Predicted 3D model of a 72-nucleotide RNA (transfer RNA) from an Elusimicrobiota bacterium. Its mean pLDDT, the model's own confidence on a scale to 100, is 83. RNAcentral holds the sequence, with entries from ENA.
[in-house]
RNA sequence: GGGCUCGUAGCUCAAUGGCGGAGCGGCUGGCUCAUAACCAGUUGGUUGUAGGUUCGAAUCCUACCGAGCCCA
Numbered sequence: 001g002g003g004c005u006c007g008u009a010g011c012u013c014a015a016u017g018g019c020g021g022a023g024c025g026g027c028u029g030g031c032u033c034a035u036a037a038c039c040a041g042u043u044g045g046u047u048g049u050a051g052g053u054u055c056g057a058a059u060c061c062u063a064c065c066g067a068g069c070c071c072a
Base pairs, nucleotide, nucleotide: 001071002070003069004068005067006066007065010024011023012022013021018055025043026042027041028040029039030038048064049063050062051061052060
């Protein structure tokens, strides 16, 4: 320098172009002499950035940024 894959909540991951979710975690309460476990409630996001297509984009297209792999 070229090619491919990936980027979504604090973490691990979902979501067929049509209301962005789950588990774990955090917070509050219950239970207990107390802690853990358990139960209930609650908290969570500029979907890497900027544009384009579309009535509508996490999803399709382009560029850039970052990570990994391959080729030179």